[in-house]
RNA sequence: AUUAAUGUAGCGCUUAAUUUCCGGACUUCUGUCUUGUUCCGGAAAGCGGGGGACCCAAUGUAGUGGGGCGAAUCGAUCGUAUGCCGAUCGUAGGGAACCAUCUUUCCCGAGUCCGUCAGCUAACCUCGUCAGCGGAAGAUGGGUCAUAG
Numbered sequence: 001a002u003u004a005a006u007g008u009a010g011c012g013c014u015u016a017a018u019u020u021c022c023g024g025a026c027u028u029c030u031g032u033c034u035u036g037u038u039c040c041g042g043a044a045a046g047c048g049g050g051g052g053a054c055c056c057a058a059u060g061u062a063g064u065g066g067g068g069c070g071a072a073u074c075g076a077u078c079g080u081a082u083g084c085c086g087a088u089c090g091u092a093g094g095g096a097a098c099c100a101u102c103u104u105u106c107c108c109g110a111g112u113c114c115g116u117c118a119g120c121u122a123a124c125c126u127c128g129u130c131a132g133c134g135g136a137a138g139a140u141g142g143g144u145c146a147u148a149g
Stems, first nucleotide, its partner, number of pairs: 011134004018045008026036001046129006056119001065117001066114004074090006093108004098142007
């Protein structure tokens, strides 16, 4: 100096998934008060989702039902003769580090819930606030911080 792994600290990324307060448990500490990237319960703010009128839209029956969250839909080929399933290659769409736009490059393109039921939808009602990570370069414009004067 380079590469890989692990740990710590800080700063960040995807996502709505953040902040504050109260109580309790655990924990640090010096006997108490006390401490905290901790956990549990509750409340509020912020953010996000669902249900739900007139009007508008739609319009029977049947059924292979139908619907929601999410970027995550739709194909082709092969395994294979069919089905299930799997693999590969694409694709609607989505993401990349102060912010926006453009170009290049890289990556994702899953999963899951309701239960025969839901179009839009004011008032109103109701739910969530997890989880997983360390992925850029250039140009234009705009910011922030530091230093010096």

The RNA shown here (c-di-AMP riboswitch aptamer (ydaO/yuaA leader)) has 149 nucleotides and comes from Paenibacillus sabuli. The prediction has a mean pLDDT of 75. It matches the Rfam family "c-di-AMP riboswitch aptamer (ydaO/yuaA leader)". Gene Ontology terms of the family: regulation of gene expression and cyclic-di-AMP binding. The model forms 92% of the base pairs in the Rfam consensus.